[in-house]
Notes
A computed fold for a 72-nucleotide RNA from a Flavobacteriaceae bacterium, annotated as transfer RNA. Taxonomically the source falls in Flavobacteriaceae (Bacteria, Pseudomonadati, Flavobacteriia, Flavobacteriales).
RNA sequence: GCCGACGUAGCUCAGGGGUAGAGCGUUUCCUUGGUAAGGAAAAGGUCGGCAGUUCGAAUCUGCUCGUUGGCU
Numbered sequence: 001g002c003c004g005a006c007g008u009a010g011c012u013c014a015g016g017g018g019u020a021g022a023g024c025g026u027u028u029c030c031u032u033g034g035u036a037a038g039g040a041a042a043a044g045g046u047c048g049g050c051a052g053u054u055c056g057a058a059u060c061u062g063c064u065c066g067u068u069g070g071c072u
Base pairs, nucleotide, nucleotide: 001071002070003069004068005067006066007065010024011023012022013021018055026042027041028040029039030038048064049063050062051061052060
């Protein structure tokens, strides 16, 4: 230099046009004489950034940034 994959909650990941979810973790409560375990609830996200298409974009397109792989 060329080609590809990935970027979503604190972590690991799903979701592939109609206002974003799971597991683990965190907080509060219940339970116990007190812990652990168990149960219930809550908080936590402008979906890497900027544009475009669309009535509507995390999702499709372009550019860009980052991580990673292949070729040279």

Its Rfam family is "tRNA". Rfam classes the family as a transfer RNA. Rfam describes the family as follows. Transfer RNA (tRNA) molecules are approximately 80 nucleotides in length.